Model confidence (mean pLDDT): 81 of 100.
A computed fold for a 468-nucleotide part of an RNA from an uncultured organism, annotated as small-subunit ribosomal RNA, 3' major domain.
Rfam family: Bacterial small subunit ribosomal RNA. Its family is annotated with structural constituent of ribosome and ribosome in the Gene Ontology.
Context: one part of a larger RNA
RNA sequence: UGACGGGGGCCCGCACAAGCGGUGGAACAUGUGGUUUAAUUCGAUGAUACGCGAGGAACCUUACCUGGGCUUAAAUGCAGAACGACGGUUCCCGAAAGGGAUCCUUCUUCGGACGGACUGCAAGGUGCUGCAUGGUUGUCGUCAGCUCGUGCCGUGAGGUGUCGGGUUAAGUCCCAUAACGAGCGCAACCCCUAUUGUUAGUUGCCAGCGAGUAAUGUCGGGGACUCUAACGAAACUGCCGGUGUAAACCGAGAGGAAGGUGGGGAUGACGUCAAAUCAGCACGGCCCUUAUGUCCAGGGCUACACACGUGUUACAAUGGACGAUACAGAGGGAAGCUACUUGGCGACAAGAUGCUAAUCUCGAAAAUCGUUCUUAGUUCGGAUUGGAGUCUGCAACUCGACUUCAUGAAGCUGGAAUCGCUAGUAAUCGCACAUCAGCCAUGGUGCGGUGAUACGUUCCCGGGCCUU
Numbered sequence: 001u002g003a004c005g006g007g008g009g010c011c012c013g014c015a016c017a018a019g020c021g022g023u024g025g026a027a028c029a030u031g032u033g034g035u036u037u038a039a040u041u042c043g044a045u046g047a048u049a050c051g052c053g054a055g056g057a058a059c060c061u062u063a064c065c066u067g068g069g070c071u072u073a074a075a076u077g078c079a080g081a082a083c084g085a086c087g088g089u090u091c092c093c094g095a096a097a098g099g100g101a102u103c104c105u106u107c108u109u110c111g112g113a114c115g116g117a118c119u120g121c122a123a124g125g126u127g128c129u130g131c132a133u134g135g136u137u138g139u140c141g142u143c144a145g146c147u148c149g150u151g152c153c154g155u156g157a158g159g160u161g162u163c164g165g166g167u168u169a170a171g172u173c174c175c176a177u178a179a180c181g182a183g184c185g186c187a188a189c190c191c192c193u194a195u196u197g198u199u200a201g202u203u204g205c206c207a208g209c210g211a212g213u214a215a216u217g218u219c220g221g222g223g224a225c226u227c228u229a230a231c232g233a234a235a236c237u238g239c240c241g242g243u244g245u246a247a248a249c250c251g252a253g254a255g256g257a258a259g260g261u262g263g264g265g266a267u268g269a270c271g272u273c274a275a276a277u278c279a280g281c282a283c284g285g286c287c288c289u290u291a292u293g294u295c296c297a298g299g300g301c302u303a304c305a306c307a308c309g310u311g312u313u314a315c316a317a318u319g320g321a322c323g324a325u326a327c328a329g330a331g332g333g334a335a336g337c338u339a340c341u342u343g344g345c346g347a348c349a350a351g352a353u354g355c356u357a358a359u360c361u362c363g364a365a366a367a368u369c370g371u372u373c374u375u376a377g378u379u380c381g382g383a384u385u386g387g388a389g390u391c392u393g394c395a396a397c398u399c400g401a402c403u404u405c406a407u408g409a410a411g412c413u414g415g416a417a418u419c420g421c422u423a424g425u426a427a428u429c430g431c432a433c434a435u436c437a438g439c440c441a442u443g444g445u446g447c448g449g450u451g452a453u454a455c456g457u458u459c460c461c462g463g464g465c466c467u468u
Stems, first nucleotide, its partner, number of pairs: 005468001007467007015457002019421005026313008034304002042053002064299007076122005083115002087104002090101004106113002124288002127286003133282002135277003138273001140271001145184006151160003164175003190265004195233007205222002209220003236259001239253001240251004315414001319373006331362003336355002340351004380411001385406007427450007
């Protein structure tokens, strides 16, 4: 000077408390450990690994295993010497890759050009080292801190400033002060959202006027409204009252769509963990070079006594089933989204139409209204298994999704313990997208619908400042 203390003081945070809903028990999905295996490729391992890299493992991917091949090789350049090949036809071996045989096969101004094969140089490596590295990322933590110049103090390491009294979400600001200033952080500037004005009305809208239809902004027309998307306005403790030297705080105050950072996002200081990544990429060193390179077929990454994490579905009546019926937002669409018609119980198929999309199209569920079930392992629950099918795709055996008929397992709210969450949040309901031929998506990222509970800071955990 730091760090630490079951030392002290002050303060904060879904940290506790008050609640709501979960996990831990069941089945399944998924990841991991372990075990097994020819191989179950590799990495990630307290918080900060474990629905993580992977935003798509049937082949490919693929790095792993078995077997079969190639050796300047998949690509490109240079040099040398030779050739007319390369490619194609037919045939043989083969699982393919590959290998072999046969026939056909350039241009030329004769200088050469072009082409592939040969030889030699350069290749290639998801091989090792993240403890040699760049770049990127996690975490403490969106915590309020981390420093510098000059001055002053100290022999010096260093201190001061940055402490003290208040205040704040904040080293935010005020006062005081051997300090005076400054930088990186905080805040603001950026984006979305909540209100409103102006401009602009097509593909969006339809109040008033007219036309038309079984019906529909369908048509003429209109810019009022909704909306779209560009530019503005608006919020600043600005005003009022109280407290205070001030900063500021208090008030169901006024006005206002919004009030004290309005809500959300992006933004992550100096640094810590020799944190993670040589398998995104780049790169030093080391290693392999008829193989640790490369091509192909099949298998594996999907195994299964078990253990753990994260989820989904349930155990039911605030519910299940059947029928009727209403309302979104944000996105996607040409090897695509598909209206509509017909066939099929259905997955879907056949035809057919519009759309390069505010034009066409994909499109809600919970909710609401009826009927039924009456507390049961049930009309709960849907695992598992058998049959028959649909679709994608060379190909669904290992190993796809979906439909339908049958089957109908565990499970009656879960021990110790433990997690998330303070407002349009939790909970609950569905929708869309990326990846993608298809899909093991119950995952991820977004979107809207319905819509709750909280006295406080003694204690647990983490953090900040001062002090010992």

RNAcentral holds the full RNA, with entries from ENA and SILVA.